The part of an RNA shown here (large-subunit ribosomal RNA, domain II) has 692 nucleotides and comes from Conexibacter woesei. NCBI's taxonomy places the organism under Bacteria, Thermoleophilia, Solirubrobacterales, Conexibacteraceae, Conexibacter. The RNAcentral record of the full RNA draws on ENA and SILVA.
[in-house]
Context: one part of a larger RNA
């Protein structure tokens, strides 16, 4: 672990409700008993035919009320009741299995823990207390020394008893061991044998240790089917609809309770009740925008009032690159500003669509952990596969085609079947089904095919502006002088350390100097200017595509590969075409409406039904219709000329599922149809037996 059996919504209730079906009906029923285990009889009693009040009462009324007033609840009309089958609720174990634990009442100290009474065991070696005897010393001691003795929870070290390392072992040789090393070892020691203490008890040199491989309360059997708002299981088909993770309360938060939303009846072929889309008229303060209020905010103008400085005895005055109120100009912000104000939303007319979808009354539900996407906000960092609302999809409960692969993203909603067509999203060199398709540009970076602030004479387009055949820009010749070493500081400062001014003159031009350089000079060079050359040449915004920026762990690895460059990339168009469970077309089914017609008919309906329309993914979860298995009753039939079951060959149905025949193999019972009754379907519960 597979195989096979076996395993879970059941029963009782003169209970409760509800709906089908039945009897009788202003009634409807009978319980004990009686009686042949019948028929019947038994109406005691239950419910129902009247209510109201706490009640006493009164009663088509009646309570409160002083009330004739008001006002609640009734009547003014009707439908109840037996039983019977199912739905569900109650109350019982109440779908099934499963604790942890509580209680009683017994067994247990032959394990272990203390104890008691009585035995027994400790090789071998080492140390050598105390006392006592000799000797020395004292006055006497004290004290020294030598033996002698043989103390001890001494000492080493086997049996014993114990368990500190360590290896091994670990579905072990063993539910605690082995090996090699350790601890104790005359003692609070070990131990044999007889006896005592026990379950909230006992023992305990104490660890919550032991108390029979069980111990923060043993074991067994009982109360027990203890309780489990928890986990897991929970068994045949097929049709029709189809949720929810929400609100409120909850010693409530993974439970439940009402309401929400499913689902079946009924009211219902009723009502201008729901939905959609137009479309009119109404409401609103979002978005955006403003700055008229409410804050808030730049910078200017004016300057009320403070501050500072001057004056001043005081009162005053002056003055001010200070701060600054009112008022203006220009320019901002705001969820709790609003002079404004949308799309839209919600109301409400009318119109056309729509299988009454709306509401209401009743029977049964699940659901109260959600999830991600994009929209608008609130927390958070304008983090997060975060969180918390709100709209509106998907998943959940959705299968199909793209997204390389990938519940949520995009296309698209699956009754079945076809070797037919059309197309969606995406695609169309090949892996791979369709253009190596068309036009017109960009791109050189393998960008495409991951990334950002900033950087840059990449490359294409635009817009503008300086200089230019009176010769620009690049390069190349030549000039770049003079007062004057400007003035000042300085050791020194001659254009070039630093300050301060930044003039004249000659000139085609030339700065009281742009950079290098010297200790300072000198020297190179620019700015400016002339000559050569001969035509575009600098900046400056914007737009497209590309470059840098750019580092990760086995091995290319940041297009799904191959591979690809006037693409098989980007942008723009355009024409084909491929591409699904979507549309279509052909054939079947079922549902619902319609509803020609046939049948039956208590004349009220009811059944059956062509033809068109419209539907048929689906978890919990309602609802309906069937298959199958056991036994019973009636019915008809097989069956030793061979039941049932099994094994092989076949058939037939929309599904569970059914069968004719023949073969084998079994050896006594079995099957239709019609009803009844249930130990009624099995893949799952670390389910339970058994068998391999």
């Nucleotide at each position: 672990g597979c195989c096979g059996g076996c395993g879970a919504g059941u029963u009782a209730c003169u209970c409760g409700u509800c709906u089908g079906c039945g009897g009788c009906a202003a009634g409807g029923u009978u319980a004990a008993g009686c009686g042949a285990u019948g028929a019947g009889c038994g109406g005691a009693g239950c419910c129902g035919u009247a209510g109201c009040g706490a009640a006493a009462g009164c009663g088509a009324g009646u309570c409160c009320g002083a009330a004739u007033a008001g006002g609640g609840c009734g009547a003014c009309a009707u439908a109840g009741u037996c039983g019977u089958a199912g739905g569900c609720g109650g109350u019982a174990g109440a779908c099934c299995c499963g604790a942890a634990a509580c209680u009683g009442a017994g067994c247990g100290a032959g394990c272990u823990a203390c104890c008691c009474a009585u035995g027994g065991g400790c090789a071998g070696g080492u140390u050598g207390a105390a006392g006592c005897g000799g000797g020395g010393g004292u006055a006497a001691g004290a004290c020294c020394u030598c033996g002698u003795g043989g103390a001890g929870g001494a000492c080493c070290g086997a049996a014993c008893c114990g368990a500190c390392c360590u290896a091994g072992g670990u579905u072990a040789a063993a539910a605690a061991c082995u090996g090699g090393g350790c601890g104790g070892a005359u003692g609070a020691c070990c131990u044999g044998u007889g006896g005592g203490u026990c379950g909230g008890a006992g023992u305990g040199a104490a660890a919550g240790g032991c108390u029979a491989a069980u111990c923060a309360a043993g074991c067994u059997c009982a109360g027990u089917g203890a309780u489990a708002u928890c986990u897991g299981g929970u068994u045949c088909u097929c049709u029709c609809c189809g949720a929810a993770a929400u609100a409120u309360a909850u010693u409530u938060a993974g439970g439940u309770a009402u309401a929400g939303c499913c689902u079946c009846g009924g009211a219902u072929c009723a009502a201008u009740u729901g939905c959609g889309u137009a479309u009119u008229g109404g409401c609103c303060g979002u978005a955006g925008a403003g700055c008229a209020c409410u804050g808030u905010u730049u910078g200017g103008a004016c300057g009320c009032g403070g501050g500072g400085c001057c004056c001043u005895a005081c009162c005053a005055g002056g003055u001010u690159a200070c701060c600054a109120a009112c008022u203006u100009c220009a320019g901002g912000c705001a969820a709790a500003c609003u002079c404004c104000g949308a799309a839209g939303a919600c109301c409400a007319g009318u119109a056309c669509g729509u299988u009454u979808a709306c509401u209401c009354c009743g029977g049964g539900a699940g659901u109260c952990a959600g999830u991600u996407g994009c929209u608008g906000g609130g927390g958070g960092a304008u983090a997060a596969a975060c969180u918390u609302c709100a709209g509106c999809g998907u998943c959940a409960a959705g299968a199909g085609g793209g997204a390389a692969a990938c519940a949520g993203c995009c296309c698209a909603g699956a009754c079945c079947g076809c070797c037919a067509g059309c197309u969606a999203a995406g695609g169309u060199c090949c892996c791979c089904a369709a253009a190596u398709g068309c036009u017109a540009g960009c791109u050189a970076a393998g960008u495409g095919g991951c990334a950002a602030a900033c950087g840059a004479u990449g490359u294409u387009c635009g817009a503008g502006u300086g200089c230019a055949u009176a010769g620009a820009c690049a390069a190349c010749c030549a000039g770049g002088a003079g007062g004057u070493u400007g003035g000042c500081u300085u050791a020194g400062a001659g254009g070039c350390a630093g300050c301060c001014a930044c003039c004249c003159u000659u000139g085609a031009a030339a700065g009281a100097g742009u950079g290098c350089g010297u200790a300072a000079c000198a020297g190179c060079u620019c700015a400016c200017u002339g000559g050569u050359c001969a035509a575009g040449u600098g900046u400056u915004c914007g737009a497209g595509c590309g470059c840098g920026g750019a580092u990760a762990a086995u091995g290319u690895a940041a297009c799904g590969g191959g591979g690809c460059u006037u693409a098989a990339g980007c942008u723009a168009g355009c024409u084909a075409c491929c591409g699904a469970a979507g549309c279509u077309g052909c054939g079947g089914g079922u549902g619902c409406g319609u509803g020609a017609g046939a049948c039956u008919u208590u004349c009220g309906a009811g059944u059956c039904g062509a033809u068109c329309g419209c539907g048929c993914g689906g978890u919990a979860g309602g609802a309906g219709a069937g298959c199958g298995u056991u036994c019973c009753g009636a019915u008809g039939c097989c069956a030793g000329u061979a039941a049932a079951g099994c094994g092989g060959c076949g058939g037939g149905g929309u599904a569970a599922c059914c069968c004719a025949g023949c073969c084998g193999u079994g050896g006594a019972g079995g099957c239709u149809u019609c009803g009844g009754a249930a130990g009624u379907g099995a893949g799952a519960a670390u389910g339970c037996c058994g068998g391999c």